Background
Predicted 3D model of a 97-nucleotide RNA (SAM riboswitch aptamer (S box leader)).

RNA sequence: AGCUUAUAGAGAAAGGCAGAGGGAAUAGACCCGCUGAAGCCUUAGCAACCUGACCAUAGUCAAGGUGCUACAUUCUACCCUGAGGGAAAGAUAAGUU
Repeated sequence: AGCUUAUAGAGAAAGGCAGAGGGAAUAGACCCGCUGAAGCCUUAGCAACCUGACCAUAGUCAAGGUGCUACAUUCUACCCUGAGGGAAAGAUAAGUU
């Protein structure tokens, strides 16, 4: 890097450096941003998956490994559709080549 499977409308901060963007891609819209965006570092927190313990299962606890800590994966686009649902794509985890 590719493939497979599963999950996601909940949850969760502050400081330092830095200095104009960011919210995946394409196109719209909307929102956030010098009352500092992205990125890096430190500490803290959350608990999705793996892990550990309890447990017949369901589930509960812990926070070790990844991960995450504005807005439903920010919303819409493709399909069915009255509401709504599904798909695609992306993200995260586990396994595998």
Model confidence (mean pLDDT): 84 of 100. The sequence was found by an Rfam model in a public genome assembly.